This is a predicted structure of a 141-nucleotide RNA (c-di-AMP riboswitch aptamer (ydaO/yuaA leader)) from Paenibacillus sp. UNC451MF. The coordinates come from a structure-prediction model, not an experiment, and the mean pLDDT is 76. Lineage of the source: Bacteria > Bacillati > Bacilli > Caryophanales > Paenibacillus. It was read from a public genome assembly, where an Rfam model found it. Rfam family: c-di-AMP riboswitch aptamer (ydaO/yuaA leader). From the family's description: This family represents a conserved RNA structure found upstream of the ydaO and yuaA genes in Bacillus subtilis and related genes in other bacteria. The ydaO/yuaA element is thought to act as a genetic 'off' switch for the ydaO and yuaA genes in its native state. It is believed that the element may be triggered during osmotic shock leading to activation of ydaO, a predicted amino acid transporter gene, and members of the yuaA-yubG operon which code for KtrA and KtrB K+ transporters.

Formats: sequence, C1' cells, structure tokens
RNA sequence: AAUUUCAUAUUGCUUAAUCUUCUAAAAGAAGAGCGGGGGACCCAUAACUUGGGGUGAAUCCUAUUGCGUAAGCAUAGGAAGGGCAUGCUUCUCACAGCCCUAAUCCGACAGCUAACCUCGUAAGCAAGAGUGAGAAGGAGA
Repeated sequence: AAUUUCAUAUUGCUUAAUCUUCUAAAAGAAGAGCGGGGGACCCAUAACUUGGGGUGAAUCCUAUUGCGUAAGCAUAGGAAGGGCAUGCUUCUCACAGCCCUAAUCCGACAGCUAACCUCGUAAGCAAGAGUGAGAAGGAGA
C1' cells in the first nucleotide's frame, strides 16, 4: 500500500413496515402514523377444471440455442413495469449510467363499494452515490 473477514458508530437505500406509552428490564400490551383485505344502493360483468382470487414493480413476446417423451426449465434478446444521497427537504420531467422483473398467500370463494368489520407494521442491504429544468415548502440575510 492492496485485499478479505468481524465488530461498532454515523449517514443512507428497498419496503406500508416508523414513532410513543405502560413495565426496573425483558416478555407482553395499548395508541398514533403508514399500509392491506372483506363489505351496499348505483354502476359494471359473461362464464362456471382450461378453476378462481389476493399481496407485490415482478408481466408478456421471440429464438434456426441447450436439456426434456411432453409439460416445462435454462440461456440470449426485446417490449413493458420498478429502484438507485453531491450539497436544506420533498415532488415532477428529460438525458446518461448501474441494477431488479422474485417470492408467497387463500382454498371453491371475493367486481366497484358509503357505513361497518378486520389484518400488517417482517425482512434484507450499502460505504459510493450524475447532469439539467421546473414546482411547493423551510431556513438565513
């Protein structure tokens, strides 16, 4: 000097997933905030094994490629969708770069939906991160 691993702190990121109180503490409980589901009139609706539906960005198409009896799986590409701190905070748009397109739940069953009912508040990461335009708010002079 470089690389790797571990720990702590800070600052951040994906996400609804944060904060407060009770308790000596923990466990547990309650509340606020944020988020999901069910659920009328009206409106909408065809299709009932080719089952149907929910959370979520996570769907679709192509291939003269590979595996496979097939269904499919993998790979590559594309369309579409989503995410990413440089100078107060948040939001919108454009361009550029990088990345993701999973997982899971209900169990024959759910359109929208006021009142009402009900549930969740997990988990996983980063140590570099870009330019421009606009809007709202805040702070300072």